[in-house]
Molecule: c-di-GMP-I riboswitch aptamer
Organism: marine sediment metagenome
RNA sequence: AAAAGGCAAACCCGUUGAAAAACGGGGACGCACAACCACGGGUCUAAAGCGUUUCGCUAGGGCAGCCGGGUCGCCGAA
Numbered sequence: 001a002a003a004a005g006g007c008a009a010a011c012c013c014g015u016u017g018a019a020a021a022a023c024g025g026g027g028a029c030g031c032a033c034a035a036c037c038a039c040g041g042g043u044c045u046a047a048a049g050c051g052u053u054u055c056g057c058u059a060g061g062g063c064a065g066c067c068g069g070g071u072c073g074c075c076g077a078a
Base pairs, nucleotide, nucleotide: 006031007030011026012025013024014023015022016021029065035071036070037069039068040067041066042063043062044061049057050056051055
């Protein structure tokens, strides 16, 4: 290469959550690890807290399907 198998974006429904978002069901845009880890950068949210209080700042909350790094890992002809 080929074949088998895996995951599942947007969107819809339900649940949780302050939110971001997560989880379950449906659904497939894509993905060789789109498996796992927030360690570095980035980014989203801002409940609590703080402030100069219609607002601003801030992560102990998220994103691994933003990038880097770490750990583990399927098939593989000529």